Predicted 3D model of a 72-nucleotide RNA (transfer RNA) from a Candidatus Hodarchaeales archaeon. The prediction has a mean pLDDT of 81. Rfam family: tRNA. The family's RNA type in Rfam is transfer RNA. Its family is annotated with triplet codon-amino acid adaptor activity in the Gene Ontology.

[in-house]
RNA sequence: AGCCCCGUAGUGUAGCGGUUAUCACCUCAGGCUCUGAAUCUGAUGAUCCCGGUUCGAUUCCGGGCGGGGCUG
Numbered sequence: 001a002g003c004c005c006c007g008u009a010g011u012g013u014a015g016c017g018g019u020u021a022u023c024a025c026c027u028c029a030g031g032c033u034c035u036g037a038a039u040c041u042g043a044u045g046a047u048c049c050c051g052g053u054u055c056g057a058u059u060c061c062g063g064g065c066g067g068g069g070c071u072g
Base pairs, nucleotide, nucleotide: 001071002070003069004068005067006066007065010025011024012023018055027043028042029041030040031039048064049063050062051061052060
C1' cells in the first nucleotide's frame, strides 16, 4: 500500500428496515438466613463518528476513525 472481517451497557453477546434494543456476568436494592455463601425478585446502564437512501436505519450505501487478519 491492496484486500477481507469486526465495532451495540463496565465485560462478553443477540438483533432478516417498524418491539420497551436480547441475554449472561458485574454493580445496586430487597426477600430468604443468627451471619455469610448459594439461591430468588427487582433496578441502573449501550447502538464508534459524519453524511446518504427511505415515511421510518442498530440493520442498507459512501466516507472517516479504531481493532484484527491475509498478501507484498